[in-house]
RNA sequence: UACAAAUAAAAGAAAACUCCUCAAAAGAGUAAGACGCAAAGUUACAGGUCUAAGGUUUAACACUAAGAUGGCUGGGCUGCCUGA
Numbered sequence: 001u002a003c004a005a006a007u008a009a010a011a012g013a014a015a016a017c018u019c020c021u022c023a024a025a026a027g028a029g030u031a032a033g034a035c036g037c038a039a040a041g042u043u044a045c046a047g048g049u050c051u052a053a054g055g056u057u058u059a060a061c062a063c064u065a066a067g068a069u070g071g072c073u074g075g076g077c078u079g080c081c082u083g084a
Base pairs, nucleotide, nucleotide: 003083004082012037018031020029021028022027035071041077042076043075045074046073047072048069049068050067054064055063056062
């Protein structure tokens, strides 16, 4: 440096639920709280999924992302320890 996630050690962040706040919503932030996580660090580039204010359309339905999701998957960038 690459590879692996067996073993050991030191760490890390933090699901659901709840309070408050923001948002049309999905969802996000804050505090508390831990289900899990070897990248559950970071990044909306690609795919998937969610929402539909606005727009289109209808008898009603419905469709649509410049919105959201990194703890849905892949990719990019970065990283602790150990070495079966």
This is a predicted structure of an 84-nucleotide RNA (c-di-GMP-I riboswitch aptamer) from Niallia nealsonii. Lineage of the source: Bacteria > Bacillota > Bacilli > Caryophanales > Niallia. It matches the Rfam family "c-di-GMP-I riboswitch aptamer". Rfam's curators write: GEMM was predicted in a large-scale screen for bacterial structured RNA regulatory elements. The sequence was found by an Rfam model in a public genome assembly.